[in-house]
RNA sequence: GGGCCGGUAGCUCAGCGGUAGAGCAGGAGCCUUUUAAGCUCUUGGUCACAGGUUCAAAUCCUGUCCGGCUCA
Numbered sequence: 001g002g003g004c005c006g007g008u009a010g011c012u013c014a015g016c017g018g019u020a021g022a023g024c025a026g027g028a029g030c031c032u033u034u035u036a037a038g039c040u041c042u043u044g045g046u047c048a049c050a051g052g053u054u055c056a057a058a059u060c061c062u063g064u065c066c067g068g069c070u071c072a
Base pairs, nucleotide, nucleotide: 001071002070003069004068005067006066007065010024011023012022013021018055026042027041028040029039030038048064049063050062051061052060
């Protein structure tokens, strides 16, 4: 340098063009003598960045950045 995969909550990851979710973690409550465990509720997002297509983009297209694999 070429090709491929990935970048979404603090972490691990889902998400078929119709305004984004789960688990864990955090907060509050219930329970318990207390802690842990369990149960209920809940906070938290510039969907890497910039452009384009579209009525509408995390999703499609182009470029850039970062990480990984691979070829030379």

A computed fold for a 72-nucleotide RNA from a Candidatus Levyibacteriota bacterium, annotated as transfer RNA. Rfam family: tRNA. It is annotated as a transfer RNA. The source organism's lineage runs through Bacteria, Bacteria candidate phyla and Candidatus Levyibacteriota. The sequence was found in a public genome assembly. The coordinates come from a structure-prediction model, not an experiment, and the mean pLDDT is 83.